[in-house]
Molecule: Group I catalytic intron
Organism: Betaproteobacteria bacterium
RNA sequence: CAGCGGACUUUAAGCAUUGAGCACCACGUUCGGAAGGGCGUGCGUGAAUGCAGUCAAAUUCGGGGAACCCUUCGCCAUCAGCGCAUGGCAAUCCCGAGCCAAGGCCCCGGAUUCCCCCCGGGGACAGGUGUAGAGACUAGACGGCUGCCACCCAGAACGGGUGAAGGUAUAGUCCAGACCCCAAACGUG
Numbered sequence: 001c002a003g004c005g006g007a008c009u010u011u012a013a014g015c016a017u018u019g020a021g022c023a024c025c026a027c028g029u030u031c032g033g034a035a036g037g038g039c040g041u042g043c044g045u046g047a048a049u050g051c052a053g054u055c056a057a058a059u060u061c062g063g064g065g066a067a068c069c070c071u072u073c074g075c076c077a078u079c080a081g082c083g084c085a086u087g088g089c090a091a092u093c094c095c096g097a098g099c100c101a102a103g104g105c106c107c108c109g110g111a112u113u114c115c116c117c118c119c120g121g122g123g124a125c126a127g128g129u130g131u132a133g134a135g136a137c138u139a140g141a142c143g144g145c146u147g148c149c150a151c152c153c154a155g156a157a158c159g160g161g162u163g164a165a166g167g168u169a170u171a172g173u174c175c176a177g178a179c180c181c182c183a184a185a186c187g188u189g
Stems, first nucleotide, its partner, number of pairs: 001006001008021003012017001022046003025042007050148006060097006069088002072085001073083003098129003105123006133175001135174005149163005
């Protein structure tokens, strides 16, 4: 989560079950002084994975992939299964350019005797947007930032590490659309 039940997140399904993601565990490899981190394999497991504030902006133009499921074809055979086949749908994985709130970094200017603070402008990062069912709006989180707490490492120090993923729309309100009925075009489907 309304309750029971169930429950790491999500997805398809009448059921059995399927696809994807996450962490832990095992093994291998690599970086590190260490705690730990990265990558790979596993029809091994699902026990655990902290708290409080703050920000709400950009939300644009192009492009490359994609499982499950469904169609067709072939093999096989009447169930199903197989296929580097075929087309569709699509959970979602990304790339180039542009743009972006708060907080940090760098530069310039103002102000100041000078410095800090403050104000303004610019630049480069991280992260975000792009990436909903076409989409509009509100909020804040599982996001950015700040602090705290717990545990661990330590080789100094104002030191380092761990505390998962879900936001290719999360919670809502809306809305062409979808869903329901009819018809048309195209298509082997």